[in-house]
Transfer RNA from a Patescibacteria group bacterium, 72 nucleotides, folded computationally. The prediction has a mean pLDDT of 81.
This record gives sequence, structure tokens and C1' cells, in this order.
RNA sequence: GCCCUUGUAGUGAAAUGGAUAUCACGGCAGUCUUCGGAACUGCAAUUCCAGGUUCGAAUCCUGGCGAGGGCA
Repeated sequence: GCCCUUGUAGUGAAAUGGAUAUCACGGCAGUCUUCGGAACUGCAAUUCCAGGUUCGAAUCCUGGCGAGGGCA
């Protein structure tokens, strides 16, 4: 330099173009407990960035940025 894969809560993942973006672990609060843990209930937190396509985009397209890999 060229090519491929990939980017979603703090972490790991799901969502096959139909929207209130879901689940687990973790966090916070409450119930329970002598205390803690466990259990149960509730809450907060997420689509890398910018354009485009579409009635509708996390999803498709283009560019950028980051990560991993291949060739030279």
C1' cells in the first nucleotide's frame, strides 16, 4: 500500500428494514435478615462518527475513525 472481518448499556451478547432496542452479569434503591450473602421487586445506563437510500435504518450503501486478520 491493497484486501477481508468487525464496532450495540460498565462487561458479554441478541435484535433477518417495522421502533418503547432485549437478555445475562454488574451498578443503585427497596423488601427480607441481628449483620452480610442469597432470594424477590423496582430504577438508571447502549446502536463509533458524518452523509445517503427508504414511508420507516442498529440492520442496506458511501466516506471517515478504531480493533482484529491476510497478502505484498
Its Rfam family is "tRNA". It is annotated as a transfer RNA. RNAcentral holds the sequence, with entries from ENA.